[in-house]
Context: one part of a larger RNA
RNA sequence: AACGAACGUUAGCGGCGCGCUUAACACAUGCAAGUCGCACGAGAAAGGGAGCAAUCCCCGGUAAAGUGGCGCACGGGUGAGUAACACGUAGGUAAUCUGCCUCUGAGUGGGGGAUAACCUUCCGAAAGGAGGGCUAAUACCGCAUAAGACCACGAGCUCGCGAGAGCAUGAGGUCAAAGCCGGCCUCUAUAUAUAAGCUGGCGCUUGGAGAUGAGCCUGCGGCCCAUCAGCUAGUUGGCGGUGUAACGGACCACCAAGGCAAAGACGGGUAGCUGGUCUGAGAGGAUGAUCAGCCACACUGGAACUGAGACACGGUCCAGACUCCUACGGGAGGCAGCAGUGGGGAAUCUUGCGCAAUGGGCGAAAGCCUGACGCAGCGACGCCGCGUGGGUGAUGAAGGCCUUCGGGUUGUAAAGCCCUGUGGGGGGAGAAGAAUAAGUCGGAGCGAAUAGCUCUCGAUGAUGACGGUAUCCCCUUAGCAAGCACCGGCUAACUCUGUGCCAGCAGCCGCGGUAAGACAGAGGGUGCAAACGUUGUUC
Numbered sequence: 001a002a003c004g005a006a007c008g009u010u011a012g013c014g015g016c017g018c019g020c021u022u023a024a025c026a027c028a029u030g031c032a033a034g035u036c037g038c039a040c041g042a043g044a045a046a047g048g049g050a051g052c053a054a055u056c057c058c059c060g061g062u063a064a065a066g067u068g069g070c071g072c073a074c075g076g077g078u079g080a081g082u083a084a085c086a087c088g089u090a091g092g093u094a095a096u097c098u099g100c101c102u103c104u105g106a107g108u109g110g111g112g113g114a115u116a117a118c119c120u121u122c123c124g125a126a127a128g129g130a131g132g133g134c135u136a137a138u139a140c141c142g143c144a145u146a147a148g149a150c151c152a153c154g155a156g157c158u159c160g161c162g163a164g165a166g167c168a169u170g171a172g173g174u175c176a177a178a179g180c181c182g183g184c185c186u187c188u189a190u191a192u193a194u195a196a197g198c199u200g201g202c203g204c205u206u207g208g209a210g211a212u213g214a215g216c217c218u219g220c221g222g223c224c225c226a227u228c229a230g231c232u233a234g235u236u237g238g239c240g241g242u243g244u245a246a247c248g249g250a251c252c253a254c255c256a257a258g259g260c261a262a263a264g265a266c267g268g269g270u271a272g273c274u275g276g277u278c279u280g281a282g283a284g285g286a287u288g289a290u291c292a293g294c295c296a297c298a299c300u301g302g303a304a305c306u307g308a309g310a311c312a313c314g315g316u317c318c319a320g321a322c323u324c325c326u327a328c329g330g331g332a333g334g335c336a337g338c339a340g341u342g343g344g345g346a347a348u349c350u351u352g353c354g355c356a357a358u359g360g361g362c363g364a365a366a367g368c369c370u371g372a373c374g375c376a377g378c379g380a381c382g383c384c385g386c387g388u389g390g391g392u393g394a395u396g397a398a399g400g401c402c403u404u405c406g407g408g409u410u411g412u413a414a415a416g417c418c419c420u421g422u423g424g425g426g427g428g429a430g431a432a433g434a435a436u437a438a439g440u441c442g443g444a445g446c447g448a449a450u451a452g453c454u455c456u457c458g459a460u461g462a463u464g465a466c467g468g469u470a471u472c473c474c475c476u477u478a479g480c481a482a483g484c485a486c487c488g489g490c491u492a493a494c495u496c497u498g499u500g501c502c503a504g505c506a507g508c509c510g511c512g513g514u515a516a517g518a519c520a521g522a523g524g525g526u527g528c529a530a531a532c533g534u535u536g537u538u539c
Stems, first nucleotide, its partner, number of pairs: 001538003005535005012386006018379002020344001025342003029339003034070003039067002047058004077297003087221007096214002101210008109143001111141002118133006148175004153170002156167004179202006188195003223269003230260003235257004240252003272294004276287004299320005322333004350376001352375003358372001359370004389419004399410004423480001424476006433466001439460004443455004483528005488509003494523005504511002
């Protein structure tokens, strides 16, 4: 000098930050990932209205559920493991993949069989399960077409040291698709409005390019112990396969006997890494909270499925420990998400408000979801700012303390007089944060069209959790707001009383045994100040 601090005494306000460093201990409760009816079939109840009633209408093709699509691999948490290509940095990939997105080429023809929901029969305490019957799709499966892609074969050009890469090419083989919504009548058909027509949008299929993200490989760099000196059989290499998006002993069969190591192999201990942070003149040392990047993990261990992407925190299966339910047959669960509870500990917060903003998912959109996030609450935990009054006031009042008894000091300090009103209290006014969205009106484009649609074009046009908060104005009274440590030297600050090697102090030196500037109290002083000290840790 610093701190994610703690403890003691004290404490007025505000702004901005930060807040389980220990038990990766166990968790009650609520919430934290859904969305789409413009993919699909089906479709309530309650309520309101009409009617004598049956019934009909509105709510409403709404809610809830199901099939299907996209998302759930992001966002959020933690640091257990990991000494490793985990991280950092510089490269390689001629050994690779990439949903959504952007640009661009081509296509989107014609069929089929199921199945949930629903109805029904049963089993079970429950969780849940079995059978029968019906039905739809952008769900599933064949067929056609194949520019192109892929596979094997053939020949050519360019580039590369090379393995090989790129381009164009010949004849074979393999491989696609799905529809939905809006508008219109120019053409065609029916004939007064519709479609098999036209048109706009969103999709779907297959190519090319990009962007983004990721996988893999390599050089170099960053802990301790040699009281760890030898380690290694898939081990090191080859040939051929398997497997993968992809190289590779990654795996397998066979063959060879190699490979690493004092420039520290192997073993043990410790540890997430970095940008940074603290310190220091620097070199360096220490550290890795918050914020940002990467990695790893999700009760413990193992495994795969789905998918563009996971071997998946709020998915599945198996095993284990623990907890809970049970009709004893069997089931359920995973806060290292946000709050919160117990426990551990010197020690670390509210079971709050809102999607108004920023961002994310889904959706054509309205919108829905979002404990991400924005805010508020608690804590002097830190940094910063403000206040606790200003001016005047000497018979230097009283009181306290000291005294050589003359006086000195507290001390312009108080009182008194004149002011001010930050913070506090009362009353009023009252934000910025909001950009735009739908819609409407113009402009431009597509179009047969004055429909419609599109546009990061212009104008207009809802929406605020915080919050009646910040801020401003008026009123109010100096009224309500100062402590803590120290005073022997280091080190700024001195006397009296008490005590008498006692009681005690102490960071080091050391004080205390009858005048103690070092203990305790008092007066006075010094330092810092809403804090001041102590302890711990680092430089």
RNAcentral holds the full RNA, with entries from ENA, Greengenes and SILVA. A computed fold for a 539-nucleotide part of an RNA from an uncultured bacterium, annotated as small-subunit ribosomal RNA, 5' domain. The prediction has a mean pLDDT of 81.